[in-house]
Context: one part of a larger RNA
Order: sequence, then C1' cells, then structure tokens
RNA sequence: ACCGGCGAGUUACUGAUAUUGUGCGAGGUUAAAUCGAGAAGAUGGAGCCGUAGCGAAAGCGAGUCUUAAUAGGGCGCUUUAGUACAAUGUCGUAGACCCGAAACGAAGUGAUCUAUCCAUGGGCAGGUUGAAGUUUGGGUGAAACCAAAUGGAGGACCGAACCCACUGAUGUUGAAAAAUCAGGGGAUGACCUGUGGAUAGGGGUGAAAAGCCAAACGAACUUCGAGAUAGCUGGUUCUCCCCGAAAUAGCUUUAGGGCUAGCGUCAAAAGGAUUCCGUUGGAGGUAGAGCACUGAAUGUAUGACGGCCACAUCUCGUGGUACUGAUUAUAAUCAAACUCCGAAUGCCAACGGGUAAAUAUUUGGCAGUCAGACUGUGGGUGAUAAUGUCCAUAGUCGAGAGGGAAACAGCCCAGACCGUCAGUUAAGGUCCCUAAAUUCAUGCUAAGUGGAAAAGGAGGUGGGGAUGCACAGACAGCUAGGAGGUUGGCUUAGAAGCAGCCAUCCUUUAAAGAGUGCGUAACAGCUCACUAGUCGAGUGCCCCUGCGCCGAAAAUGUACCGGGGCUAAGCAUGAUACCGAAACUACGGACUUAUAGAUUAAUCUAUGGGUGGUAGGGGAGCGUUCUAUACCGCGUUGAAGAUGUACCGUGAGGAGCGUUGGAGCGUAUAGAAGUGAGAAUGCCGGU
Repeated sequence: ACCGGCGAGUUACUGAUAUUGUGCGAGGUUAAAUCGAGAAGAUGGAGCCGUAGCGAAAGCGAGUCUUAAUAGGGCGCUUUAGUACAAUGUCGUAGACCCGAAACGAAGUGAUCUAUCCAUGGGCAGGUUGAAGUUUGGGUGAAACCAAAUGGAGGACCGAACCCACUGAUGUUGAAAAAUCAGGGGAUGACCUGUGGAUAGGGGUGAAAAGCCAAACGAACUUCGAGAUAGCUGGUUCUCCCCGAAAUAGCUUUAGGGCUAGCGUCAAAAGGAUUCCGUUGGAGGUAGAGCACUGAAUGUAUGACGGCCACAUCUCGUGGUACUGAUUAUAAUCAAACUCCGAAUGCCAACGGGUAAAUAUUUGGCAGUCAGACUGUGGGUGAUAAUGUCCAUAGUCGAGAGGGAAACAGCCCAGACCGUCAGUUAAGGUCCCUAAAUUCAUGCUAAGUGGAAAAGGAGGUGGGGAUGCACAGACAGCUAGGAGGUUGGCUUAGAAGCAGCCAUCCUUUAAAGAGUGCGUAACAGCUCACUAGUCGAGUGCCCCUGCGCCGAAAAUGUACCGGGGCUAAGCAUGAUACCGAAACUACGGACUUAUAGAUUAAUCUAUGGGUGGUAGGGGAGCGUUCUAUACCGCGUUGAAGAUGUACCGUGAGGAGCGUUGGAGCGUAUAGAAGUGAGAAUGCCGGU
C1' cells in the first nucleotide's frame, strides 16, 4: 500500500412536549399487591390527569386579589375535551453518536540504573623529585647559621592497569536506543572498586545541571476514580421523490461558542389579505446646482482702525504715505458636518387592473445558519494602492452542471427529470489547428498598430471648419535692386543699421528699417525685410476630429494574438448567410402537483404547472439478522455459499439458467433490531 472482517444517534424513566393511531368520553385510567400454569385474564380506585379560578396564605368562588372602598386595576368567567396506551419526531437526566488529550486525585510498586550516605573488603607496573627531622663537620661565650650525608614528605612529577570523556573521523534503517578507531585528562587521592545496607514521589538525593530516582522526570511507575473533561480536530455505513437556507441584527469574560429574532421545511387554521402594473396623493433634502446663510478662497476699486514721515504743539491737531488692510462694491470660485434651490430612482397610502392550482398571514413540530467570496454601482478608510478593509444596493458563486472568455468558483450566455445518429438559436464565432463566409458594400491603418502604458514630442496620414494671399500672376526657386541726408543724437578708446541709452524723421524711388541675422578693434563684407523681372496655379496659417509614430530596459525559453500564420485573417460603419449550449422546439417516456371528471376504495383519464441543489425539513421504499403466524413451500433427482450470464425494476435491488458446492433454505403478512462502510495518521488479520 492493497484485500477481508470489525467499526459510530443507543437504552432507561410508567420523564416532558408535539403529531398520528386505537379505546372510552365530562370523564379517562389504574399502581403495588392478590388470584391464576401465566408476559393471558380477573380482582385491586390508593393515586394521577381533566371538569374553575383567584390569592403568598388563611380562604372565598364565576369570581377572586389588591384596598377603607360597592372605586379603579391585575388574573379569570361569559367561548367546555379530555384521558389511557402505543408508535414516531425532538428535548431533559444519565458516558448519551464514536474515537482522541495534556492533566487531577487515591492506593500501591520501585535506589539490581543512578544520586548521596553507612558497614565491611579489594586495587593502584615502573620511573622521577627529594620537605621536615636526624647525624657528622664547620661556626658561636652559648645560639643562630653554613656544608655534607642520612631521611623519605606531597589533593608532587612522568607513565601502564584502573577511572574519565576534551578533539576528530567512522557509524546515523549502526556491530551498538550513545559505540568503534586515533589522539586527550586523572592515575596515593575530595582516588577507583566488590558485597551488604539506608533515604520514595510534592517526596528523596544533588561539589546545583531543575541533574538523577530502572533506555522519555519542571514532579517516577502500576492500578483505580474513569467511558475525567474537550465551546476543539477527525469520522459517522442503502435508494428514490418534493421543497430548500444562512454566513445578518441584538445580547453574551462574547468574538472560530451560544441564546432570541431573521431566512428553510412540515402540519393545521382562516380565506384573498402578498408580490407586479397603472393612476392619484404624500413625506424627504441625496445627485446636480448655487452662494441667499455658515465658513473657505482670488483679482480690482474703496480705503476705517492702527503704524510710519513732515509740520505744529499750551491744548485741539493738520498734511502726506508704494505699510497693514476692516468695510462696502464688483468679477470669478469652493464645501461630508453650507443651502435661496433641487431631481431621477426608491419608500408610504388609497383606488383600479391583470396573472398564478404563485404568494402573504396566524398557530404549532423539526431544523440548519452567526468565518462568506467576487463583479457592477453609491460611499467611508487607505495613497480616488491592494484578490486590502468597512457599509449600502443588484447579480453570480457558495449550493449550479452546460456553451463562451486558450487554460480560469464569483465575468458573458444559459438554470441540467430521462432518451433520440432530429431541428432552431444565445453569448461567442466562421483562413488552418477547429464546427461555420478566404461573404458583400464603403472607408481607415502601414505601425505586425491590431496583439500591454503616461506626461510630453513630431511637415505620419484621412475627414470637417475658419481665415489670409492669388491669372490685375500668389507660394517656393532663380535674376536684379536693397539707395541718399547719415558715421542720426548720446555714450565711448572706438560705437559707422547691428555693446548700450534716446529718438525713429525727411528725401529719391518700382522698392529699400535711422535696420532681421552673421561679421569687424571700429569700418569693410555677406544677408534679411521691401521691390521689379522670370515662371504659371494654387499657396500660407489656425481650430476640431479618425487611425497611427516616438516616449517603451528584467530576470529558466520565443513568451503581452491560445498557436500556425495574417496587410486582412486588423480597425470603423452597414448588410446577408452559416456555425454554435444540457437554452427553445420536435417525438417518446418517468415522477410530482392543482383543478375537473370518472369510478374505484386510493386508482384511472383530461387540462395545465413543476422536476439543478450543500446545510437542513418532509414523503415513499430496498436489503440484512432474529421472532410469530400460514388451513404456504423448496431441498442428496442437490439447500446455503461461490462463480458466469445478453433478463426485470427509476434505484436500493430481484429472478431464471449453467458450473462449483454438499445440507440446509425460502415466500407471504406482521413484529423486533448488535440493520447497510471508502475514508476516523481507525482496530485486527492476510498478502
């Protein structure tokens, strides 16, 4: 890992409550016990529930309590159905659907491991060093002291046994649940060690690490309390049919739990009350807009109070001001907590209408839900960030399959009862992959734009509009001119059109600035404006708009069309075909439901509606084991089981036949359950 077996809503209470059934009914019913062969039946009326309530109670009673009260008020009556048993749903008390703690307590068992201690034994090759003391000699008044010898001290030295465990390697499903190998430390000591003994679980022991107390000790192990408790995780076994949620509010030592409400389902009641559309009438201060209020905020005019300057000064002051800037006027603005205004939707009510066997309402049984997600829209928060977060509103997912979006819960289309080698469409598509147009018409794009992006930039190109010039000749090009007063005045070393300042005239002209740009030290020189000629038809500038261009660098591999590839097979507008889903239609069938009819004892027919589904509610069944009954059966001429099979049933499932097997088994109707396995890191066994 697989296969097989086992494996989870049970039982008790003469508990509660609801529904259903049966009996009796203003009543219903017995319990213990006794009789009995008795789980039958009989006896047994104690008790319980109901028929009357109110009050704390005494008590009174269709009333009663409160009270001084005959008042008022509360609860009742005026409205009669219960009760016993059974089954089913749910709840309560019990382990209460099953498995699962870490822990807590009690009583015991452990010091053969290990910690410390006690008693009694044992062990430490060899080598080195050479303390005190002593002796002799020297020395002294005597000592001290010195030298040599002797001596043999030491938690002394080196180093085996022995003890330890500092380093490295190997080992790491090991040879080993701590070792091996090579080194290392201690090795007469606070040394090592044999045997026997002592200390025990909130206790011991500890040269202290919360170490050790029999390979897991921040409280040992064993058994018991015990099925501790687990608002937590996991698991919870056959089928079909009908309906079908929630992820919200309030409260909660509450936030991943609960309770009540909301939303689901089932039953009953009442009877049209609901949703939708229209009309009419309402309430309201949002979007927008506005500046009349409250505030914000800009320009201009005005210029108060104040400041500054001048004058005056005995006091009153007078004038000026390019400072501040109130007020007022005017122009143009801004606001969730501004409003002179003010929608659309939505909401409320009345009336009318139409559709539905759809809903709403009330009472009761049973729930589940309280982590929601994304998308569009209106907002808060955040950074007008987030698959962010918090509200509102609608949709989808959740609990929804199918088609499209390459792939893709939440987007687009569309809601899957079953069957069909039938048809029509939706979104989306129609060159190939790939079903269907290499379809039609008119334009645009040249960027592979399409098939990622901004500010900003540009004689890209299409469309529209405004305006100037132009056959009395424009625009561009070419030829020629572009002059004189004058080097204007000032300034300046110089300033002559061209450093700078001021002025910017007159003349000759077809035209020519007291000069557009280069240039010079200053001149000179080149050029422009302007004019003529040549040429011969458009040309300049501005605004709006379609499609493009640049701006454009990223990490495994082209890699920002799904691919090929495309100049349309791109974009825009229009047209006609076709493809395309579980949508719609056709044909056949099933179930369910309302109404009507027929009948019949629960079925049939017709006409309509419906049949996606998690949590969950309701209904109807299949199968397993056992029991009872049968005036039912099968079986050695072959039971159960196994195995093969083209049959029947919507399904759980059920027959028939063959083979195997070798002794039991089924059917009908009821009843009772140790009643259905794929999951629980499930348990046991096998391979």